[in-house]
Context: one part of a larger RNA
């Protein structure tokens, strides 16, 4: 842009893509078979490998915006307490998110037409013959079945609800993220919880500063499971989404 108005929602499925893997063990059964050694067909069940999809509750990883310890040095006049730099200085942990080695799930079953193969009936050819007419069985393979996309399927489909003539509606602009290279998509724009802030909670770290006490001191104990706490959960208009502008009419009814 199209599908001859617009918005929201639900769909049909022409067609396309993906997947469709395999082992071991147990029972049937130490049965059939076999002198024995050995040892099934079949049917049922259990559990794996590899592969694939989704997810982060668990186990871990990362986590340079969280917490703690600590070395050297410079600075904050000094003490104390901090900050800068040294690979995040080094080291120990770690929220969200992202992740696998972690967790859950999948391959199927039932059908249809067949291959090799095996048959029924049956002539040519009084017999015989699975074939010439006709009719069956039969595979991880084929078509469906399973999953996903799908009406630009221009043959542009169907259903429901609502709205309308500078109108319905859409966009610009702004606050953003479950989205993202940009765009797009999605959540919002005061009739507002969209983001920040603040409050409460959670999580992490591990008992702050200051003061008091004990000790010559290093240090320890008490106040104190303290203090601090990112991306998490919830609340709250304090701040910012102000005000506006543009497109949209013609035979849609």
């Nucleotide at each position: 842009c199209g599908c001859a108005g617009g918005a929201g929602a639900u769909u049909u499925g022409a067609g396309a893509a993906g997947a469709u893997u395999u082992g071991a063990c147990c029972c049937u059964a130490g049965u059939a078979c076999g002198a024995g050694a050995g040892g099934a067909u079949u049917g049922g069940g259990u559990u794996g490998g590899a592969c694939g999809g989704a997810c982060c509750u668990c186990u871990g990883g990362u986590g340079u915006g969280c917490c703690u310890g600590u070395u050297g040095u410079g600075c904050c006049g000094c003490u104390a307490g901090g900050c800068g730099c040294a690979g995040c200085g080094c080291a120990g942990g770690g929220u969200a998110g992202c992740u696998a080695u972690g967790u859950c799930c999948g391959g199927a079953a039932c059908g249809g037409a067949u291959a090799a193969a095996c048959g029924c009936u049956g002539a040519a050819g009084g017999c015989a013959u699975a074939u010439a007419a006709g009719c069956g069985u039969g595979a991880a393979g084929c078509c469906a079945g399973c999953u996903u996309c799908a009406a630009g399927a221009u043959u542009a489909g169907a259903u429901c609800u609502c709205c309308c003539u500078g109108a319905a509606g859409g966009g610009c602009c702004c606050u953003c993220g479950u989205a993202g290279a940009c765009u797009a998509c999605g959540a919002g724009g005061u009739u507002g919880a969209u983001a920040g802030g603040c409050c409460g909670g959670g999580u992490g770290u591990g008992u702050a500063c200051g003061u008091g006490c004990a000790g010559c001191a290093a240090u320890g104990c008490a106040u104190u499971c303290a203090g601090c706490u990112a991306a998490c959960c919830g609340g709250u208009a304090c701040u910012a989404a102000u005000c506006g502008c543009c497109c949209g009419u013609u035979u849609g009814a």
The prediction has a mean pLDDT of 88. Large-subunit ribosomal RNA, domain VI from a Planctomycetota bacterium, 253 nucleotides, folded computationally. Its Rfam family is "Bacterial large subunit ribosomal RNA". The source organism's lineage runs through Bacteria, Pseudomonadati and Planctomycetota.